[in-house]
Context: one part of a larger RNA
RNA sequence: CUGGGCGUAAAGGGCGCGUAGGCGGGGCCUUAUGUCGGAGGUGAAAGCGCUGGGCUCAACUCAGCAACUGCCUCCGAAACUGGGGCUCUUGAGUGCAGGAGAGGGGAGUGGAACUGCUGGUGUAGCGGUGAAAUGCGUAGAGAUCAGCAAGAACACCCGUGGCGAAGGCGGCUCCCUGGACUGCAACUGACGCCGAGGCGCGAAAGCUAGGGGAGCGAACGGGAUUAGAUACCCCGGUAGUCCUAGCCGUAAACGAUGGUCACUAGGUGUUGGGGGUAUCGACCCCCCCGGUGCCGUAGCUAACGUGUUAAGUGACCCGCCUGGGGAGUACGGCCGCAAGGCUGAAACUC
Numbered sequence: 001c002u003g004g005g006c007g008u009a010a011a012g013g014g015c016g017c018g019u020a021g022g023c024g025g026g027g028c029c030u031u032a033u034g035u036c037g038g039a040g041g042u043g044a045a046a047g048c049g050c051u052g053g054g055c056u057c058a059a060c061u062c063a064g065c066a067a068c069u070g071c072c073u074c075c076g077a078a079a080c081u082g083g084g085g086c087u088c089u090u091g092a093g094u095g096c097a098g099g100a101g102a103g104g105g106g107a108g109u110g111g112a113a114c115u116g117c118u119g120g121u122g123u124a125g126c127g128g129u130g131a132a133a134u135g136c137g138u139a140g141a142g143a144u145c146a147g148c149a150a151g152a153a154c155a156c157c158c159g160u161g162g163c164g165a166a167g168g169c170g171g172c173u174c175c176c177u178g179g180a181c182u183g184c185a186a187c188u189g190a191c192g193c194c195g196a197g198g199c200g201c202g203a204a205a206g207c208u209a210g211g212g213g214a215g216c217g218a219a220c221g222g223g224a225u226u227a228g229a230u231a232c233c234c235c236g237g238u239a240g241u242c243c244u245a246g247c248c249g250u251a252a253a254c255g256a257u258g259g260u261c262a263c264u265a266g267g268u269g270u271u272g273g274g275g276g277u278a279u280c281g282a283c284c285c286c287c288c289c290g291g292u293g294c295c296g297u298a299g300c301u302a303a304c305g306u307g308u309u310a311a312g313u314g315a316c317c318c319g320c321c322u323g324g325g326g327a328g329u330a331c332g333g334c335c336g337c338a339a340g341g342c343u344g345a346a347a348c349u350c
Base pairs, nucleotide, nucleotide: 003322004321005320006319007304008303012318014201015200016199017198021194022193023192025088026087027086028085029084030083031082034080035077036076037075038074039073040072041071042070049065050064051063052062053061054060091191092188093187094186095184096183097182098181103177104176105175106174107173108172109171110154115149116148117147118146119145120144121143125136126135162169163168206247207246208245209244210243211242215241216240220236221235222234223233258317259316260315261314262313263312266295267294268293269292270291271290272289273288274287275286276285299306300305323350324349325348332343333342334341335340
C1' cells in the first nucleotide's frame, strides 16, 4: 500500500457552526465529460509467455507468433454519471395555530440554616473521639430568647422527570433571547447530508487585575494514632471556592458507542402534543407523532452483551488504530503571562 478494524482488546475528534471537497430525490428534453462499441495510428529492440530451429543436451542463441492490458485521432451508442434547460413535491425549509421545559443572558427579591456582633436569662462546663488530647470557657462559654450584619447554597416538590450540541442547567418574579415538539397543509421548490483546514463554545483546577469572604477548605500549624505517620481521625487555618473583566482549553469531556438517511417481530413503563369512543366532567380505554427507560425475537458479537434510542441490514461523509516499554517523552514548530497545551518521533529493549 491492498486490507482489516474502532462499546469493554490498539482505535470516535469534548461539542457545535461551517469553507474547500466528497456524496446526493421524481419526470421530460438536450449535450456527450466519464462510460461502452467499431476503425485507423502508435505502443523501438531485447527480455517474459507460446511454437519451432542451431550448438551431442542444457545454459546460451536464431526465427515466428502472442503480448505490451496504454495513449492519440475519427465514426457511432445514450441506459448510468457529469453539463445545460423545463418541470414536480415526498427530502429540506418557511408560514399559521398551540402547549411543555433546572435551555441561555440580565435585573430584582424570599425563607430556612451556618457564622459573627449587641443585649436579656443563666452557671460550669462546652466541644471532640474508638478512646483522648490540642481547642473554647468564671474577662461568663456552651444552652436559650430577641435584634442586627454578612456571604454562600437553594431542603421538601425531585421523578432510570425535563431542557441543552456538548460542557452543563434546580427558591421566586420580571425583562431580553435560542432550540425542540404537536397540529393544519398555505408558501419556496432539492435550497440536502457530511465536512480536511478554519471559527466559536467548552466541568473542575489553575493564572492576571479589581472586589468579596459566612461555611467549607489544598498548603501550613497543633493534638492524637503508630515502630515511624510528611496520612487516615480531631482542633485551627491561607490560597481557593463567590462576583466583574480577561486568559487557560484540559477530563473516566463516558453511552468509554462520530454525523445523516432508509429498512428490519414484539411486550411494558414514563414524558410532551394531537385524534377517537364513552362520559355532565375528570379518570379510564383505543390510535398517531416526538422524547426517555426496562425486558426481549431474528440478526450481530470472542464473550459479556446489544437488540427500531442497534453493537442488526445497507448508503454517504469525517475522525482514528496498526505489538508492549521507551513516551504522550525528546527535538522542532504553533499557542499561552505562567502552569502548560497541540502536533509528535528515534535509539535501545522485550